Model confidence (mean pLDDT): 80 of 100. This is a predicted structure of a 72-nucleotide RNA (transfer RNA) from an uncultured Clostridia bacterium.

[in-house]
RNA sequence: UGGGGUAUAGCCAAGCGGUAAGGCAACGGAUUUUGAUUCCGUCAUGCGUGAGUUCAAAUCUCGCUACCCCAA
Numbered sequence: 001u002g003g004g005g006u007a008u009a010g011c012c013a014a015g016c017g018g019u020a021a022g023g024c025a026a027c028g029g030a031u032u033u034u035g036a037u038u039c040c041g042u043c044a045u046g047c048g049u050g051a052g053u054u055c056a057a058a059u060c061u062c063g064c065u066a067c068c069c070c071a072a
Stems, first nucleotide, its partner, number of pairs: 001071007010024003018055001026042005048064005
């Protein structure tokens, strides 16, 4: 420099145009002598960033950023 891939909550991770599941963690409660387990509930501005298309974008298009892989 060229090509390809990835980016979603503290961590992992689903989604494939109709407004974002689940698990772990955290917090509160029940249970327990206490802790663990189990159960109930809560949780945060979560879609890398800036534009565009669309009635509607995590999703489609373009640019940029970060990381990974391949070639030179």

It matches the Rfam family "tRNA". The family's RNA type in Rfam is transfer RNA.
The sequence was found in a public genome assembly.